RNA sequence: CGAGCAAGCCGGAUGGUCGCGGGAGCUCGCUCCCGAGGAAAGUCCGGGCUCCACAGGGCAGGGUGCUGGGUAACGCCCAGCGGGGGCGACCCCAGGGAAAGUGCCACAGAAAUGAUACCGCCGGCCGAGGCCGGUAAGGGUGAAAUGGUGGUGUAAGAGACCACCGGCGGCCGGGUGACCGGCCGGCCAGGUAAACCCCACCCGGAGCAAGACCAAAUAGGAGAGGGAUGACGCUGCCCGCUGAACCUCUCGGGUAAGGUCGCUUGAGGUGCCGGGUAACCGGCAUCCGAGACAGAUGAUCAUCCUCGACAGGACCCGGCUUACAGGCUUGCUCGCCUU
RNA sequence: GUGGGCGUAGCUCAGCUGGUCAGAGCGCCAGGUUGUGGCCCUGGAGGUCGAGGGUUCAAAUCCCUCCGUUCACCCCA
Numbered sequence: 001c002g003a004g005c006a007a008g009c010c011g012g013a014u015g016g017u018c019g020c021g022g023g024a025g026c027u028c029g030c031u032c033c034c035g036a037g038g039a040a041a042g043u044c045c046g047g048g049c050u051c052c053a054c055a056g057g058g059c060a061g062g063g064u065g066c067u068g069g070g071u072a073a074c075g076c077c078c079a080g081c082g083g084g085g086g087c088g089a090c091c092c093c094a095g096g097g098a099a100a101g102u103g104c105c106a107c108a109g110a111a112a113u114g115a116u117a118c119c120g121c122c123g124g125c126c127g128a129g130g131c132c133g134g135u136a137a138g139g140g141u142g143a144a145a146u147g148g149u150g151g152u153g154u155a156a157g158a159g160a161c162c163a164c165c166g167g168c169g170g171c172c173g174g175g176u177g178a179c180c181g182g183c184c185g186g187c188c189a190g191g192u193a194a195a196c197c198c199c200a201c202c203c204g205g206a207g208c209a210a211g212a213c214c215a216a217a218u219a220g221g222a223g224a225g226g227g228a229u230g231a232c233g234c235u236g237c238c239c240g241c242u243g244a245a246c247c248u249c250u251c252g253g254g255u256a257a258g259g260u261c262g263c264u265u266g267a268g269g270u271g272c273c274g275g276g277u278a279a280c281c282g283g284c285a286u287c288c289g290a291g292a293c294a295g296a297u298g299a300u301c302a303u304c305c306u307c308g309a310c311a312g313g314a315c316c317c318g319g320c321u322u323a324c325a326g327g328c329u330u331g332c333u334c335g336c337c338u339u
Numbered sequence: 340g341u342g343g344g345c346g347u348a349g350c351u352c353a354g355c356u357g358g359u360c361a362g363a364g365c366g367c368c369a370g371g372u373u374g375u376g377g378c379c380c381u382g383g384a385g386g387u388c389g390a391g392g393g394u395u396c397a398a399a400u401c402c403c404u405c406c407g408u409u410c411a412c413c414c415c416a
Stems, first nucleotide, its partner, number of pairs: 001335010012304007020035007037310001041321002044319005049207004056239004061203005066080005081095001082093004096198002101196002103192003118139002120135007147165006166188001168185007211261004221251006233241002252415003268287008305308001340412007349365004358396001367383005389405005
């Protein structure tokens, strides 16, 4: 210099005027302060919070799936193991169990897992191209054909036997563990669990339109069905609990979705120190950074630059995923050149 | 905002216990019938199964992530 890998950050800046949504102050119409994001998004997971039996038992159902940690929790994160890819930095993996059982493996093929000889090879018989027997080494079919390569052996063959490799089982050693290494054995057991299933672990339901209080209105209505033989609710079923003149559906009416609370200080941010490889945790100091309910971020002027992407809260957090013009920083790898 | 459902031919829908079957009706095109048109008869075209990725030998179907569309919700209760 070129090509690339990983991690992180910024994503117009400053000032004036007017306007909008909140909050505080007082001399009540002025002043001061604050005002979107890394994804606020999709709503795919997990939790907090609220109500229903403080949350019960069984069956069913759902989810997750290498190991060890982190966390409030997770399907997330970190570290490691195994497998795959790349020269490499590094990246990817729903990655438990197929010798518990069942199912399926279309077409082709002789045969798709306790069944098989189509062609070929070998032996025997005869009527000379057929029959019987052996054989999975070779051909052919298929995504997949009963471990692979080489040798011994044989009528031809075959883990029948031998060496190495793969796999399985046992023992020993290392590691918390996944797993790794060594020795021995018999030669071997197809694939599919994002098919049923088995094993281990986890999961009660509904959701801020949850829920609480205050106030107002009318038709506090009509019809049908169910209901102390227990409705509704606790997801489905059974038990159990609660216990109502209530529940469901249809029609009709009311308001624009009345007001207040929930509503933002929180698993919070920043800095330093300590523990840990890391995720993360602990201590101290310091800061307060939106709370609307037709829903606020805009307009304009001035200056400057590299001329500005995706996009905007709605109970709140932790993640994942998806979208994103352009720019910056750090570490590392490979190739070439120079010293 | 929360919780559900659905995307297959131009339209309305089957198929979704994985296999070579991507199909039905209406519509469209051509031919026949008719003096002409319709009805009717015969034949045909038309599909990246919403998009992308994964599992599998094999995906419309199973799994994941996006995109689009649609329904329900308050009070009398």
The prediction has a mean pLDDT of 79. Two RNAs folded together computationally: RNase P RNA and transfer RNA, 416 nucleotides in total. It holds a member of the Rfam family "Bacterial RNase P class A". Rfam links the family to the GO terms dimeric ribonuclease P complex, tRNA processing and ribonuclease P activity.